[in-house]
Molecule: SAM riboswitch aptamer (S box leader)
Organism: Chloroflexota bacterium
């Protein structure tokens, strides 16, 4: 980088350093000197691994499946639904559904 698959309306700081940008892209609309990005600390969550409990299958060793707990390891995340739209359908000026694109995990090349 490409492919497959699952998830994306919940959750997370009145901290330190830093100093002007940020919310992927485009159009909006926002956030930002009452301090952006980035780094550190802290936190959230539970995708994968791990530990552990219950049930099932099986069996007498272990493996496997389902569900729960922990939060130890690997990621991820911590304004606004993935901030909204961008294409299609329904509906009708408010909205609903799907898709594309994107993000993250796990697996493969």
């Nucleotide at each position: 980088c490409u492919c497959u698959u699952a998830u994306c309306c919940a959750g997370a700081g009145u901290g330190g350093c830093g100093g002007a940008g940020g919310g992927a892209c485009c159009g909006g609309c926002c956030c930002g000197a009452c301090g952006a990005a980035g780094c550190c600390c802290g936190g959230c969550a539970a995708c994968c691994g791990g530990u552990u409990c219950g049930c099932c299958c099986a069996u007498c060793g272990g493996c496997g499946g389902c569900g729960g707990a922990c939060g130890c390891g690997g990621u991820g995340c911590c304004a606004a639904u993935u901030c909204c739209g961008a294409c299609c359908c329904c509906g009708u000026c408010u909205g609903g559904g799907g898709g594309a694109a994107g993000a993250u995990g796990a697996g493969a090349g």